[in-house]
FMN riboswitch aptamer (RFN element), 116 nucleotides, folded computationally. It matches the Rfam family "FMN riboswitch aptamer (RFN element)". Rfam describes the family as follows. The RFN element is a highly conserved domain that is found frequently in the 5'-untranslated regions of prokaryotic mRNAs that encode for flavin mononucleotide (FMN) biosynthesis and transport proteins. Model confidence (mean pLDDT): 83 of 100.
């Protein structure tokens, strides 16, 4: 110092205000949020990974979004405007409520030991 075992802690955020209606934070208006790795530059929507099922443990299915314009060497990321997404289950139809979940986990940061 790299790699390899093991260990610790850390790891996801939001319906304000109205309207209808016997009932909706689920419909209408309007608000309002953005995991984690990577990319010549900072990304919810470039690429890829986590949450969910199901597994022969390898993996596999299932679920999503971006345009114009400026600067620059270089940006679907940055400035500017416009636009658009969001697992299951429940319940008057849900990204934000309630549950599965005091769980899981991409991962991050620290330590520890041996062995090439």
């Nucleotide at each position: 110092u790299a790699c390899a075992u093991c260990c610790u802690u850390c790891g996801g955020g939001g319906u304000a205000g109205g309207g209808u209606g016997c009932a909706a934070u689920u419909c209408c208006c309007a608000a309002u949020c953005g995991g984690c790795g990577g990319u010549u530059a900072u990304a919810g929507c470039c690429c890829g990974c986590g949450a969910g099922c199901u597994u022969u443990c390898g993996a596999g299915c299932a679920g999503g979004a971006u345009u114009c314009g400026g600067u620059g060497a270089a940006a679907u990321u940055c400035c500017g405007a416009g636009g658009c997404c969001g697992a299951c289950a429940g319940u008057a139809u849900a990204g934000u409520c309630u549950g599965g979940a005091u769980g899981a986990g991409a991962g991050a940061a620290g330590g520890a030991u041996u062995c090439g």